[in-house]
RNA sequence: CGCCGAAGUUGUUUCAGCAAAAAACAGCACGGGGGAACCAAACGUUUUAUAAAUUAUAAAACACGGGGCGAAGCGUUCUUUUGAGAGCGCAGGGAAACUUCUUCCUUCCUAGCCCGACAGCUAACCUCGGAGGCGUUGCGAAGA
Numbered sequence: 001c002g003c004c005g006a007a008g009u010u011g012u013u014u015c016a017g018c019a020a021a022a023a024a025c026a027g028c029a030c031g032g033g034g035g036a037a038c039c040a041a042a043c044g045u046u047u048u049a050u051a052a053a054u055u056a057u058a059a060a061a062c063a064c065g066g067g068g069c070g071a072a073g074c075g076u077u078c079u080u081u082u083g084a085g086a087g088c089g090c091a092g093g094g095a096a097a098c099u100u101c102u103u104c105c106u107u108c109c110u111a112g113c114c115c116g117a118c119a120g121c122u123a124a125c126c127u128c129g130g131a132g133g134c135g136u137u138g139c140g141a142a143g144a
Base pairs, nucleotide, nucleotide: 001135002134003133004132008028009027010026011025012024013023014022030129031128032127033126034125039120044062045061046060047059048058049057050056051055065118066115067114068113069112073090074089075088076087077086078085079084092109093108094107095106100144101143102142103141104140105138
């Protein structure tokens, strides 16, 4: 100076000789979750305790039920030490040369983490995040 991403900023305090950086706290830009009516949908397993006893309630555990953030979803073939790995197809996402949008071409990605039986939509309302990781080799074409 740029890229992915919601993640860019303001103030106070601490530290410090003054500053800067860093940390903590409180806000803002920006982003997410829960949560009526209407509509839609239909109640897991095991263990323990209590009771009005073959059911109900409470607690704990499980995670091939379900769900959340995210582009990161589906199908299929092969290999495998059965943990996973490699390929193909469709879907999806990203890519500085002034900025934004659309189309085409090229190229890359298609992860990871979380909740814990539970959450559809959802006004009021409640609540959370406001990081991290990278370096251009797309100084491609057309149009607005």
Molecule: c-di-AMP riboswitch aptamer (ydaO/yuaA leader)
Organism: soil metagenome